[in-house]
RNA sequence: GUAGAGUAGACGUUAUGCGUAUAGUGUUAGGAGAUGGGAAGUUGCUCCUAAACGAAGAAUAAUAAUUCGCGAUAUAACGUUGCGUCCGCUGC
Numbered sequence: 001g002u003a004g005a006g007u008a009g010a011c012g013u014u015a016u017g018c019g020u021a022u023a024g025u026g027u028u029a030g031g032a033g034a035u036g037g038g039a040a041g042u043u044g045c046u047c048c049u050a051a052a053c054g055a056a057g058a059a060u061a062a063u064a065a066u067u068c069g070c071g072a073u074a075u076a077a078c079g080u081u082g083c084g085u086c087c088g089c090u091g092c
Stems, first nucleotide, its partner, number of pairs: 001092004009081009018071003027051007037087003041083001057068004
């Protein structure tokens, strides 16, 4: 000098759950946290608080419960993708 690896996350599939209405998700504002191996850093991400908005239920059944749907729902696995700067790592 050149090439490459490597994050938080995102998307899809599957499985197991939760809810079917005081949820969860999403929106706004404030605060906090983490974020390639290191540093700072934007963008995104997570958590807390407040506010507004807000749904698709149905069937069987004696009760419980079960089944099929629904939710921009949670977790895990797999696949795909995945830091702009400086330094570092690996190969040539």
This is a predicted structure of a 92-nucleotide RNA (THF (Tetrahydrofolate) riboswitch aptamer) from a marine eukaryotic metagenome. Its Rfam family is "THF (Tetrahydrofolate) riboswitch aptamer". Rfam links the family to the GO term tetrahydrofolate metabolic process. Model confidence (mean pLDDT): 77 of 100.